Context: one part of a larger RNA
RNA sequence: GAUUGAACGCUGGCGGCAUGCCUAACACAUGCAAGUCGAACGGAAACGAUGGAAGCUUGCUUCCAGGCGUCGAGUGGCGGACGGGUGAGUAACGCGUAGGAAUCUACCCAGUAGUGGGGGAUAACCCGGGGAAACUCGGGCUAAUACCGCAUACAUCCCACGGGAAAAAGCGGGGGAUCUUCGGACCUCGCUCUAUUGGAUGAGCCUAAGUCGGAUUAGCUAGUUGGUAGGGUAAAGGCCUACCAAGGCGACGAUCUGUAGCUGGUCUGAGAGGACGAUCAGCCACACUGGGACUGAGACACGGCCCAGACUCCUACGGGAGGCAGCAGUGGGGAAUAUUGGACAAUGGGCGCAAGCCUGAUCCAGCCAUGCCGCGUGUGUGAUGAAGGCCUGCGGGUUGUAAAGCACUUUCAGUAGAGAAGAAAAGCCUACGGUUAAUACCCGUGAGUCUUGACGUAACCCACAGAAGAAGCACCGGCUAACUCUGUGCCAGCAGCCGCGGUAAUACAGAGGGUGCAAGCGUUAAUC
Numbered sequence: 001g002a003u004u005g006a007a008c009g010c011u012g013g014c015g016g017c018a019u020g021c022c023u024a025a026c027a028c029a030u031g032c033a034a035g036u037c038g039a040a041c042g043g044a045a046a047c048g049a050u051g052g053a054a055g056c057u058u059g060c061u062u063c064c065a066g067g068c069g070u071c072g073a074g075u076g077g078c079g080g081a082c083g084g085g086u087g088a089g090u091a092a093c094g095c096g097u098a099g100g101a102a103u104c105u106a107c108c109c110a111g112u113a114g115u116g117g118g119g120g121a122u123a124a125c126c127c128g129g130g131g132a133a134a135c136u137c138g139g140g141c142u143a144a145u146a147c148c149g150c151a152u153a154c155a156u157c158c159c160a161c162g163g164g165a166a167a168a169a170g171c172g173g174g175g176g177a178u179c180u181u182c183g184g185a186c187c188u189c190g191c192u193c194u195a196u197u198g199g200a201u202g203a204g205c206c207u208a209a210g211u212c213g214g215a216u217u218a219g220c221u222a223g224u225u226g227g228u229a230g231g232g233u234a235a236a237g238g239c240c241u242a243c244c245a246a247g248g249c250g251a252c253g254a255u256c257u258g259u260a261g262c263u264g265g266u267c268u269g270a271g272a273g274g275a276c277g278a279u280c281a282g283c284c285a286c287a288c289u290g291g292g293a294c295u296g297a298g299a300c301a302c303g304g305c306c307c308a309g310a311c312u313c314c315u316a317c318g319g320g321a322g323g324c325a326g327c328a329g330u331g332g333g334g335a336a337u338a339u340u341g342g343a344c345a346a347u348g349g350g351c352g353c354a355a356g357c358c359u360g361a362u363c364c365a366g367c368c369a370u371g372c373c374g375c376g377u378g379u380g381u382g383a384u385g386a387a388g389g390c391c392u393g394c395g396g397g398u399u400g401u402a403a404a405g406c407a408c409u410u411u412c413a414g415u416a417g418a419g420a421a422g423a424a425a426a427g428c429c430u431a432c433g434g435u436u437a438a439u440a441c442c443c444g445u446g447a448g449u450c451u452u453g454a455c456g457u458a459a460c461c462c463a464c465a466g467a468a469g470a471a472g473c474a475c476c477g478g479c480u481a482a483c484u485c486u487g488u489g490c491c492a493g494c495a496g497c498c499g500c501g502g503u504a505a506u507a508c509a510g511a512g513g514g515u516g517c518a519a520g521c522g523u524u525a526a527u528c
Stems, first nucleotide, its partner, number of pairs: 001528004006524005013375006020367001021333001026331003030328003035078003040075002043071002047069002050065007085286003094211002097208004103203002108199007116150001118148002125140006156165003170191006178185002212258003219249003224246008261283004265276004288309005311322004339365001341364003347361001348359004378408004388399004412469001414464002417461001422455001427449002430446005472517005477498003483512005493500002
């Protein structure tokens, strides 16, 4: 000099854009952060509409009706493995770079072949019981895209090449003939389903060399190193087991120990390098501590389960409940770090045919000069060089065109008005094309129409009034830009280094003046 996720002191007008617990991976009150689908299912607790009945106060109350809009709880499906947080652990195939072969992959895309015919249960519900509660037990009824056989098997899997094994489920829209038990069958379209091939995406695994300090750590290792056989896994492999051999690593630093998430990058520097790894992005690890598996395409699972432990809470003492390193917020720690805000309008995600619902992701707003950037605090004129202050050699000098005065302007802030873009879709209607037996339905493309904004009292623009509301901080001995007076008298004090102060202190304190930066300025800490 540059820099910072900074803090502290003094000061503080506005805006834009960013950043904001670096410490206790300390403990957490409260609210919210993952649901959704009635176009899978039996149903109907609530609300509404409609119809009916009763009562009357004649427009209300009660009752009935899943036929309707819808829908609590339940079965079932998909999603809760993403998104969000943190950096404790980890010196490791964890990460970065470059390769590899023995693998899996829900939803999505393309292809091939199917989607036949049956069965037995079980929640909800009803009845009864236990318990303070959490919850739970027994009996009875019932449905499915829940569950289980059978049939079929192009492709698929196993094989001793003879053969053997294994699937599925329906739901919704529309409809001209034909049939009908008047429910539908049947046809067609869409979604879904089964088996399988390929792709895409995502993930698992292996290897090479790279990845901080300590030798005041020199030897380490028994599933250890390799083989055979078996098991296990989606998959190679001591991954595991039995047997056999005695190997494997190490001064090119093994082992032990300390520290640490890694990277793209960030800061600095002419570069080489050095230091760091906040925000943003990629990967990894973790989710009160330790262990374990279940479900699933995917987890050994932050807001799932089980066990143990510590802690907190409830209890009828028998037993139960909980996990903010999600967003806010609280206590604590600390020099120190924000609101218990708004909205799903946009982008994205989950579910759904869709309408839509959910989304503390996200987009916004609030707080803080924490940082960067921009703007303002007026402009011109004005010499009896006013008054006052300070200095003085008492003549004057300086503050100083500075002020006052005169003439202007109105950025920003204030008040009033006007006002884009962020919105494209979806919906409705319609034309054409595809599909089809079909002019329905559905899908695609186009025209029209109707709306949808948290921010927002926003941006931008215009008008109004009046210089009106807006400057400080540090320094002035040398380094280092900037000097005098007074007070003090090795005292009080200053200080980054050299050093100042013991009666004329440009170095302390105050004042006048000056210098440097400026909504900041200085100090401290840290890095180059």
Molecule: small-subunit ribosomal RNA, 5' domain
Organism: uncultured prokaryote